SAM riboswitch aptamer (S box leader) from Robiginitomaculum sp., 125 nucleotides, folded computationally.
It matches the Rfam family "SAM riboswitch aptamer (S box leader)". Rfam describes the family as follows. The SAM riboswitch is found upstream of a number of genes which code for proteins involved in methionine or cysteine biosynthesis in Gram-positive bacteria.
NCBI's taxonomy places the organism under Bacteria, Pseudomonadota, Alphaproteobacteria, Robiginitomaculaceae, Robiginitomaculum.
The coordinates come from a structure-prediction model, not an experiment, and the mean pLDDT is 78.
RNA sequence: UACUCAUUAAGACCAGUUGAGGGAUAGGCCCUAUGAAACUGGAGCAACCCACGAAUUACGCCAAAUGGUGAUGUUCGGAAAGGUGCUAAGUCCUACGAUGGUUUUAAACCUUCGACAGAUGAGAA
Numbered sequence: 001u002a003c004u005c006a007u008u009a010a011g012a013c014c015a016g017u018u019g020a021g022g023g024a025u026a027g028g029c030c031c032u033a034u035g036a037a038a039c040u041g042g043a044g045c046a047a048c049c050c051a052c053g054a055a056u057u058a059c060g061c062c063a064a065a066u067g068g069u070g071a072u073g074u075u076c077g078g079a080a081a082g083g084u085g086c087u088a089a090g091u092c093c094u095a096c097g098a099u100g101g102u103u104u105u106a107a108a109c110c111u112u113c114g115a116c117a118g119a120u121g122a123g124a125a
Stems, first nucleotide, its partner, number of pairs: 001125001003123006013042005021031003025095004043087003048083002052077005059070004091117001096114003100110004
């Protein structure tokens, strides 16, 4: 970097350095000298991977009786050690397609579903 799968309405901030941007893109709307982004230190959140525990289980092996064992998957718990991630606003909202409602000439506003894109993790190349 592209691919596959899962999640994406919850949760969690202080200090130091520095000094003007930031919220992926576009539009909107916001945050920001009462200090943006970045870096550093500490703290916290969460539970994707992982330690561990329980239940169940394709399959293999052993046994001969309905068990044992290896191991795979699933579910539940778990947060201690470790790998990540995250700590304004739902992924801040919308974007493409459909859907219901209100006021209506146009149109505007609101609702719901799906898709796309993004983010994070895991897997495999």